Two RNAs folded together computationally: RNase P RNA and transfer RNA, 411 nucleotides in total. The coordinates come from a structure-prediction model, not an experiment, and the mean pLDDT is 76. Rfam match: Bacterial RNase P class A.
RNA sequence: GAAGCCUGCCAGACCGCCGCUGGUGCAAUUUCCGAAAGGAAGCACUGGAGGAACGUCCGGACUGCACAGGACAGCGUAGGAGGUAAUACCUCUCCACCGUGAGGUGAGGAUCAGAGCAACAGAGACGAGCCGGUUCAGUCCGGGUGAAACGGGCAAUCUCUACGCGCAGCAAUACCAAGUAGGCCAGCGUUGAUGUGGUUCCGCAGAGCUGGCGGGUAGGUAGCACCGAGCCGUGGGGGCGACCCCCGGCCCAGAUUAAUGGCGGUCACACCGCACGGGUUUGUUUCGGCAAGCUGGUGCGGCGCACAGAAUCCGGCUUAUCGGCGGGCUUCACAC
RNA sequence: UCCCUGGUAGCUCAAUGGUAGAGCAACCGGCUGUUAACCGGUAGGUUGCAGGUUCGAGACCUGCCCAGGGAGCCA
Repeated sequence: GAAGCCUGCCAGACCGCCGCUGGUGCAAUUUCCGAAAGGAAGCACUGGAGGAACGUCCGGACUGCACAGGACAGCGUAGGAGGUAAUACCUCUCCACCGUGAGGUGAGGAUCAGAGCAACAGAGACGAGCCGGUUCAGUCCGGGUGAAACGGGCAAUCUCUACGCGCAGCAAUACCAAGUAGGCCAGCGUUGAUGUGGUUCCGCAGAGCUGGCGGGUAGGUAGCACCGAGCCGUGGGGGCGACCCCCGGCCCAGAUUAAUGGCGGUCACACCGCACGGGUUUGUUUCGGCAAGCUGGUGCGGCGCACAGAAUCCGGCUUAUCGGCGGGCUUCACAC
Repeated sequence: UCCCUGGUAGCUCAAUGGUAGAGCAACCGGCUGUUAACCGGUAGGUUGCAGGUUCGAGACCUGCCCAGGGAGCCA
């Protein structure tokens, strides 16, 4: 210098004006919306998108229902050890494969429990037989094809083993308010329907349940904006590491006509155009230069922010992403 | 929020893990005075995309993309 591997981070900054939305305090007890429940309106202070908020692929928290206990079924996971609230996630490590290498990938338990599959080619494709040679002896050797041929392969085929899983999901759930079609038809049902729970045994609750037709509505408050699996720290300690313990500081978005924006200015960054002057290469030359290309500098003007946008909350994974900054390492070439 | 189904030729659909096909459409030729019908032939495929398992994948597994559909509340 070139080509790569792994990994961390940023996602413009500041100021002014005008708005949107949440919280707290004060003021007022008035007005507005609404049938009501309930909500809104003033002033001050203050908070206001992401690394993926995406996907909804895993795991939990939370809530309701159900639950004597267990077996089977079903679904999921799979080397070993650890981390964690938990996981299919993460870490370390063994093995296999790929790569010159840094590194990457792995659904890597079991084919001495059983079943199934193997196109074409080939004499023969899962059962040992067949052919040739050889030996005391199926004793030993060889057999074109094919991915695989006398011994096995495939469990991302069924299956077996071990472990995990009750069912549902914030439209969960609780309360408030209004309205009425708390209706009609069919079937089943105290000789136990139905639910837990797909089946069986046993048990519990138990008078309703199922289907069809027809009707109404996405009203309000809480859940829900969190003292938390919380965030930050060039803090200390343990561990190879994931991570854990201690110390100090902080309180940090939240609706449902769905907020998080707009304008102006300064600076920074990327790109484009123009002007100026510089370096260098090539061509040409009347040796003064001229033309073309490359490169970086200054000034002016223009233009521009990649992917994308919370919706009960968290931990992961996956996918999208203009551009920029940093760290560690590998291979090759050259120079000393 | 929780689920389900599908993607194969221009269109509609097939295909036990073993050479990707059928009908219609398209094109060429024949038949006919001409067209249609009919007869013969031809071409056309990233099996939505990317990986993996396997000797071998349209199918099996994983992750994405696209399209379509369903359930819930009151009574």